Two RNAs folded together computationally: RNase P RNA and transfer RNA, 422 nucleotides in total. It holds a member of the Rfam family "Bacterial RNase P class A". The family's RNA type in Rfam is ribozyme.
RNA sequence: GGUCGGCUGGACGGCCGCGUGGCGGGCAACCGCACCGAGGAACGUCCGGGCUCCUCAGGGCAGGACGGUGGGUAACGCCCACCCGGAGCAAUCCGCGAGAAAGUGCCACAGAGAGCAGACCGCCCCGCAAGGGGUAAGGGUGAAAGGGUGGUGUAAGAGACCACCGGGGGCCAUGGUGACAUGGCCCGCCAGGUAAACCUCGUCCGGAGCAAGGUCAGACAGAGGAUGUUGACGCGGCUCGCCGAGUCCUCGGGUAGACCGCUAGAGUGCCACGGCAACGUGUCGCCGAGAGAGAUGGCCGUCGAAGGGGCGAAGAACCCCGGAACAGAACCCGGCGUACAGGUCGGCC
RNA sequence: GCCGACUUGGCGCAAUUGGUAGCGCACCGUACUUGUAAUACGGGGGUUGCAGGUUCGAGUCCUGUAGCCGGCA
Numbered sequence: 001g002g003u004c005g006g007c008u009g010g011a012c013g014g015c016c017g018c019g020u021g022g023c024g025g026g027c028a029a030c031c032g033c034a035c036c037g038a039g040g041a042a043c044g045u046c047c048g049g050g051c052u053c054c055u056c057a058g059g060g061c062a063g064g065a066c067g068g069u070g071g072g073u074a075a076c077g078c079c080c081a082c083c084c085g086g087a088g089c090a091a092u093c094c095g096c097g098a099g100a101a102a103g104u105g106c107c108a109c110a111g112a113g114a115g116c117a118g119a120c121c122g123c124c125c126c127g128c129a130a131g132g133g134g135u136a137a138g139g140g141u142g143a144a145a146g147g148g149u150g151g152u153g154u155a156a157g158a159g160a161c162c163a164c165c166g167g168g169g170g171c172c173a174u175g176g177u178g179a180c181a182u183g184g185c186c187c188g189c190c191a192g193g194u195a196a197a198c199c200u201c202g203u204c205c206g207g208a209g210c211a212a213g214g215u216c217a218g219a220c221a222g223a224g225g226a227u228g229u230u231g232a233c234g235c236g237g238c239u240c241g242c243c244g245a246g247u248c249c250u251c252g253g254g255u256a257g258a259c260c261g262c263u264a265g266a267g268u269g270c271c272a273c274g275g276c277a278a279c280g281u282g283u284c285g286c287c288g289a290g291a292g293a294g295a296u297g298g299c300c301g302u303c304g305a306a307g308g309g310g311c312g313a314a315g316a317a318c319c320c321c322g323g324a325a326c327a328g329a330a331c332c333c334g335g336c337g338u339a340c341a342g343g344u345c346g347g348c349c
Numbered sequence: 350g351c352c353g354a355c356u357u358g359g360c361g362c363a364a365u366u367g368g369u370a371g372c373g374c375a376c377c378g379u380a381c382u383u384g385u386a387a388u389a390c391g392g393g394g395g396u397u398g399c400a401g402g403u404u405c406g407a408g409u410c411c412u413g414u415a416g417c418c419g420g421c422a
Stems, first nucleotide, its partner, number of pairs: 001349008010303007018037002022033004039326001043337002046335005051209004058240004063205005068082005083097001084095004098200002103198002105194003120139002122135005147165006166190002168187008213260004222251006234242002267286003271282004307321004350421004355416002359374004368405001376392005398414005
């Protein structure tokens, strides 16, 4: 210098406030007391689950997501290990990493020709010429022109043939759970790209969301219309199948309270064991927001790292300046992504 | 809480199946006019919100992000 991964993200004290619950006082409004009171991302809502309801969460189609292999997990689009490809001297990093030798589409401009190829220049043959034929070696166009080098061959040429190299396919052996790797034999097979175009294959996915949903209390007034046991509504796309009596619209009236759900959980720390790891199992500990649509703030004092100055060739001591980002719970977890002033520790090259 | 759109010159909008980013108004210059406006002719101005990726090639396809608008309960 690079690269990768952790931790932290003000501390203590005082004063004044804010919120839930507790205790005490008060008829009540309210007052007093002591405790507790945001994050690594609480964020975005991009995925995956738990939970609750929709009759069971049923079949098919449509639709969506994912895509090397093996594992982890409640599950995942996440994580770990490995394989393959690429970048780098290296540590390390990146990959929406199935299929283009199933089918369809597209490949602008340029260029003769752009997808069961193609004759513009050139080369060769015929011909006086005009022109006709052969040819993919060379030139030119393009992001891309149907392997490469050398030879044989030929009128000139060409995997047309041969040697070597590269790629592909098939068979076999060895190693590996596997992706795959290494090696041997055969086939001149030489095949453009694009699936973040349609599509094909495989795997997975029912829908809604705590304003889910439940209990209690309280208020009110019905009227008109449509449709329905010839099966409505519902099972939020369609259909099969299921269910079985209400459903919808308009006008009018009432209420907009309390409690549960609600936070101790797929939680977390040390150690031991298993495992390369992610992670799992066990023992011992630790845990104190949970609200009405929403409280966690302010001031003062002491301290306070890097850095800058006094400050010199350099260092120590001392003094002064400086002094905190991004952001804020609302049912709960696991991830991903994004934001972040700084400080600090460690591994590797 | 659950969702759906949009972002292109200064402003309002286009761009088909991915193939040279355009139109109107505005702006600048010239002409016309005594002068201005109108009119006519000519001209400039864009990293398509931002950052990556796929592709030969991206305004368009994919991912992330920012801003803004709307819907449902």